A computed fold for a 533-nucleotide part of an RNA from an uncultured prokaryote, annotated as small-subunit ribosomal RNA, 5' domain. The coordinates come from a structure-prediction model, not an experiment, and the mean pLDDT is 81.

[in-house]
Context: one part of a larger RNA
RNA sequence: GAACGAACGCUGGCGGCAGGCUUCAUACAUGCAAGUCGAGCGGUAAGGUCUCCGCAAGGGGGCAGUAAAGCGGCGAACGGGUGAGUAACAGGUGGAUAAUCUGCCUUUCGGUGUGGGACAACGGCUGGAAACGGCCGCUAAUACCGCAUACGGUUGCUGGUCUUCGGACUGGUAAAGAAAGGGGCAAUUGCCCCCCGCCGAAAGAUGAGUCCGCCCCCCAUUAGCUUGUUGGUAGGGUAACGGCCUACCAAGGCUGCGAUGGGUAGCCGAGCUGAGAGGUUGAUCGGCCACACUGGAACUGAGAUACGGUCCAGACACCUACGGGUGGCAGCAGUAGGGAAUAUUGCGCAAUGGGCGAAAGCCUGACGCAGCCAUGCCGCGUGGAUGAUGAAGGCCUUCGGGUCGUAAAGUCCUUUUCUGAGGGAAGAACAAGUCGGAAGUGGAAAGCUCCGGCCCUGACGGUACCUCAGGAAUAAGCAACGGCUAACUCCGUGCCAGCAGCCGCGGUAAUACGGAGGUUGCAAGCGUUGUUC
Numbered sequence: 001g002a003a004c005g006a007a008c009g010c011u012g013g014c015g016g017c018a019g020g021c022u023u024c025a026u027a028c029a030u031g032c033a034a035g036u037c038g039a040g041c042g043g044u045a046a047g048g049u050c051u052c053c054g055c056a057a058g059g060g061g062g063c064a065g066u067a068a069a070g071c072g073g074c075g076a077a078c079g080g081g082u083g084a085g086u087a088a089c090a091g092g093u094g095g096a097u098a099a100u101c102u103g104c105c106u107u108u109c110g111g112u113g114u115g116g117g118a119c120a121a122c123g124g125c126u127g128g129a130a131a132c133g134g135c136c137g138c139u140a141a142u143a144c145c146g147c148a149u150a151c152g153g154u155u156g157c158u159g160g161u162c163u164u165c166g167g168a169c170u171g172g173u174a175a176a177g178a179a180a181g182g183g184g185c186a187a188u189u190g191c192c193c194c195c196c197g198c199c200g201a202a203a204g205a206u207g208a209g210u211c212c213g214c215c216c217c218c219c220a221u222u223a224g225c226u227u228g229u230u231g232g233u234a235g236g237g238u239a240a241c242g243g244c245c246u247a248c249c250a251a252g253g254c255u256g257c258g259a260u261g262g263g264u265a266g267c268c269g270a271g272c273u274g275a276g277a278g279g280u281u282g283a284u285c286g287g288c289c290a291c292a293c294u295g296g297a298a299c300u301g302a303g304a305u306a307c308g309g310u311c312c313a314g315a316c317a318c319c320u321a322c323g324g325g326u327g328g329c330a331g332c333a334g335u336a337g338g339g340a341a342u343a344u345u346g347c348g349c350a351a352u353g354g355g356c357g358a359a360a361g362c363c364u365g366a367c368g369c370a371g372c373c374a375u376g377c378c379g380c381g382u383g384g385a386u387g388a389u390g391a392a393g394g395c396c397u398u399c400g401g402g403u404c405g406u407a408a409a410g411u412c413c414u415u416u417u418c419u420g421a422g423g424g425a426a427g428a429a430c431a432a433g434u435c436g437g438a439a440g441u442g443g444a445a446a447g448c449u450c451c452g453g454c455c456c457u458g459a460c461g462g463u464a465c466c467u468c469a470g471g472a473a474u475a476a477g478c479a480a481c482g483g484c485u486a487a488c489u490c491c492g493u494g495c496c497a498g499c500a501g502c503c504g505c506g507g508u509a510a511u512a513c514g515g516a517g518g519u520u521g522c523a524a525g526c527g528u529u530g531u532u533c
Stems, first nucleotide, its partner, number of pairs: 001533004006529005013380006019373002021338001026336003030333003035074003040071002048063006081291003091215007100208002105204008113147004122137006154175009181196004185190001217263003224254003229251008266288004270281004293314005316327004344370001346369003352366001353364004383413004393404004418470006427460001433454006440448002477522005482503003488517005498505002
């Protein structure tokens, strides 16, 4: 000199863009943060509408539609948080997978036949303070289970081609093995209408698993470490290779090119600094990893060993009728404690994105916005011109004067800002609906694809911005002035009080302490402290 997720002191007008618990992976009140589908299913409260009985009150039935709950599907493994652990194939980079898997999506091939029995919901009885149950009975399905069929695929047997000799690809044959329906339109129920599904298979895309080369902090005041250890055979297990696991056999394997041990630490793209080489950091944003009160375990599933799932143990906290239960903010706000220190228990799904759904739509503390904070960067303003009896006043003085100083006052202007009034956005593209058109499929209709018109949708926000009116009106501080280092005098103090980054000032003329005037430097900031280069 530059930089900062900064803090502290003094001061503080505005806007844009960014950033905001670096400490204790401490404990958490409260609310919200993951649901959705009735076009899978049984069914349907209140209300609506139609209708019947009735003088009325009320009661019965039908229709459309539907809350809460239930079965079922998909999602909940994403998105969001944190950096504890980890010195490791965790990460970066480049490869391998002939050792692998991949829901939804795209393309293609072939199917979607026929039966059955349950379990919730519901009803009855019943246990418990509650959480939550138990027994009996009824019932549906795209829930569950048989039978049939098998283009592929799987396994056994048997050929061919290629081969890195591990195996890969491709024929024949035998065996076992699938499925589910829902909606629209037509109705002479389409054996071949359309859409969404379901099953088997292939390819792609996407995502993931595993393995390898190289790189990846400090300590030798850590020199030896290792028994599933190193390798083999056989088997098990896995989507998959493998001591991953088991039995047996052999005695190996790593290490001064630093093993083992200890300390510290998430890694990277990147950020800061520097002419560069390098040093340093890993906040925000992006990629990967790990974790979710602590430790362990599996289940479901395409995918988890699962933050807002389950089970066990523990600590802590809460409820209790003392028998027993409940909970997990390192999601968004917020609270307490800690700390030098870090924000609102806000608005909205309008946009972007995600989940579900045919769609309308619902959900979304992701996200978009607003609030707080000079925390940073950038921009703007606090007026402009003129004005010398160089006014008054302050300070200094050699008492002549000098200086603050064109500075002020005064005069003439301007209105960025400010106040008031008026107007007022872009961000909106859709989707669905409706109208019209084109081409193809089809007997037609509906549907699918495309084009155009109409209609509808804004949290921010009456915000940004624009116009008019008014009036210099609303707006300057901080630090320094001995040398380094730009900037000097007076008064007070008297080795005192104090200053100080280094050198050093202060003991009676202190440009170094304190105050004043003046000056210098930066400026809505300026200094100090801390850290890095």
The full RNA is in RNAcentral, with records from ENA.